[in-house]
RNA sequence: AGAUGGUUGCGUCCCGACAGGGAUGAGGAAAGUCCGGGCUCCGUAGGGCGGGAUGCUGGAUAACAUCCAGGAGCGGUAACGCUAUGGAAAGUGCAACAGAGAGUAGACUACAAUGCAACCGCAUUGUACAGGUGAAACGGUGCGGUAAAAGCGCACCAGUCUCAAUGGUGACGUUGAGAGCUAGGUAAACCCCAUCUGGAGCAAGACCGAAUAGAAGGAUCAGGUGCGCCCGCCUAGUCCUUGGGUAGAGUCGCUACAGGUCGGCGGCAACGUCGAUCGCAGACGAAUGAUCAUCACCUUGAGGCGUGCAAGCAACUUAAGGAACAGAACCCGGCUUAUUUGC
RNA sequence: GCGAGAUAGCUCAGGCGGUCAGAGCGUCGGAUUCAUAACCCGGAGGUCGAGAGUUCGAGUCUCUCUCUCGC
Numbered sequence: 001a002g003a004u005g006g007u008u009g010c011g012u013c014c015c016g017a018c019a020g021g022g023a024u025g026a027g028g029a030a031a032g033u034c035c036g037g038g039c040u041c042c043g044u045a046g047g048g049c050g051g052g053a054u055g056c057u058g059g060a061u062a063a064c065a066u067c068c069a070g071g072a073g074c075g076g077u078a079a080c081g082c083u084a085u086g087g088a089a090a091g092u093g094c095a096a097c098a099g100a101g102a103g104u105a106g107a108c109u110a111c112a113a114u115g116c117a118a119c120c121g122c123a124u125u126g127u128a129c130a131g132g133u134g135a136a137a138c139g140g141u142g143c144g145g146u147a148a149a150a151g152c153g154c155a156c157c158a159g160u161c162u163c164a165a166u167g168g169u170g171a172c173g174u175u176g177a178g179a180g181c182u183a184g185g186u187a188a189a190c191c192c193c194a195u196c197u198g199g200a201g202c203a204a205g206a207c208c209g210a211a212u213a214g215a216a217g218g219a220u221c222a223g224g225u226g227c228g229c230c231c232g233c234c235u236a237g238u239c240c241u242u243g244g245g246u247a248g249a250g251u252c253g254c255u256a257c258a259g260g261u262c263g264g265c266g267g268c269a270a271c272g273u274c275g276a277u278c279g280c281a282g283a284c285g286a287a288u289g290a291u292c293a294u295c296a297c298c299u300u301g302a303g304g305c306g307u308g309c310a311a312g313c314a315a316c317u318u319a320a321g322g323a324a325c326a327g328a329a330c331c332c333g334g335c336u337u338a339u340u341u342g343c
Numbered sequence: 344g345c346g347a348g349a350u351a352g353c354u355c356a357g358g359c360g361g362u363c364a365g366a367g368c369g370u371c372g373g374a375u376u377c378a379u380a381a382c383c384c385g386g387a388g389g390u391c392g393a394g395a396g397u398u399c400g401a402g403u404c405u406c407u408c409u410c411u412c413g414c
Stems, first nucleotide, its partner, number of pairs: 002295007010025006027325001031336002034334005039201004046231004051197005056070005071085001072083004086192002091190002093186002108131002110127007139157006158182001160179008205252003208248001215242006223234003257279001259278008297322007304313002344414006352368004361399001370386004392408005
């Protein structure tokens, strides 16, 4: 999320004997029904398990999977952006194909030693450095060492863990020392940990009115306890099937609230608090519309400005056209989707 | 307000993820037959409704949207 005025048509409320008059009347998403509640009902809305939800820290809030501010990680030169962001050393799974080998795995090419051999090469032993395969191959660089190699040793760096100091409410950060040298990935896989969680929903429910055959059959010591199971609890009746009658186009729920606007104060902010002021749909086959004029907004053309010709164009004049997504039905706080403009 | 579904031309499986995709009917061709049908053999035909995300990998898991059906 167009404005003003006139005419006219509607809904609700108020005034009036009538005629008539006054006030007011769709959205930022009213949408999707993805979350959270208010509210209503269920004699158990008791306990437990299962199931479900959330997932760094601190705040805001009635609450939330929302919002604010931070931490960590990733991207980016940076401003900044994104995150469904606990745990892989509790356990169990999965990783096709390729590849020697996919978690204390592994020898295809390769390297070295020994033996054989005219050459190509063959056999045995040792190694995992280099290469290859793959999304991923069991830390990286350098030096030493070795027959050739390897954290095998050393220096530096990264990572994991422990200790100490220090900053912060906290997540976490900084600095120093040490250890083993390195215990991979995946939890929108099962799972573990922490926190939360009755169920159904306004077609919830309440009341008035109307009518009838509380008839027939069956089950059962059962039945009910509003997702499932167990415990507990309640009741002497209950449940199931068939058949018959009535049901208004009824009233309430249904709009004054975690409400709006303006201002002060507090807070980085979300927001809170104080004061003043306002009352802004409540329909029930479903109202909130139509029309005229002017102005505002957008697009295009012309005039005009501009230029060597153009390109282009703030303001002004003029003509034509356009004006998105889309309609309350118990209410509120969010999220998502559709869409017009401004910053 | 509540609950389901979308896979080949049609009707349907698949789903604690393995790089894919099936079955029947239909369709095309072959064989057989005087000819057709049946039977037999072989083939073609697929954005798994759309988009984004997780993961090495999504038809399958998660979220959002679109359409269809039922109470």
The prediction has a mean pLDDT of 76. This is a predicted complex of two RNAs, RNase P RNA and transfer RNA, with 414 nucleotides together. Rfam match: Bacterial RNase P class A. Rfam describes the family as follows. Ribonuclease P (RNase P) is a ubiquitous endoribonuclease, found in archaea, bacteria and eukarya as well as chloroplasts and mitochondria. Gene Ontology terms of the family: dimeric ribonuclease P complex, tRNA processing and ribonuclease P activity. By type it is a ribozyme.